This is a predicted structure of a 90-nucleotide RNA (c-di-GMP-I riboswitch aptamer) from Oryzomonas sp. The source organism's lineage runs through Bacteria, Pseudomonadati, Thermodesulfobacteriota, Desulfuromonadia and Oryzomonas. Of the family's consensus pairs, 95% are formed in the model.

């Protein structure tokens, strides 16, 4: 070097929950928490999932309502990929 991942060492991150904020919403940001994670660093590239006010579709004379999900989005802590990278038992 690689493979591998201790009841090792030294840090690291932080679910839910609960406050603000920002968004229509799925979420997100910052604090307070910690179920858990060896990449729970980073990228929406593939596939899953979730949203969707207004524009766009479907009705309609107009309006409300209601419906696709075409477009726009969300999640890297869902599952593959791609860049990286901490320590070193067996």
């Nucleotide at each position: 070097c690689a493979u591998c991942g201790a009841u090792a060492a030294a840090g690291c991150c932080a679910a839910a929950c609960c406050u603000a904020c920002a968004g229509u919403g799925a979420u997100g940001u910052a604090g307070g928490g910690a179920c858990g994670g060896a990449a729970a660093g980073c990228u929406g590239c593939g596939g899953a999932u979730c949203u969707u006010a207004a524009a766009c579709c479907u009705c309609g004379u107009u309006a409300u309502c209601c419906u696709g999900a075409u477009g726009a989005g969300a999640u890297g802590g869902c599952c593959g990929a791609g860049c990286u990278g901490c320590c070193g038992a067996a």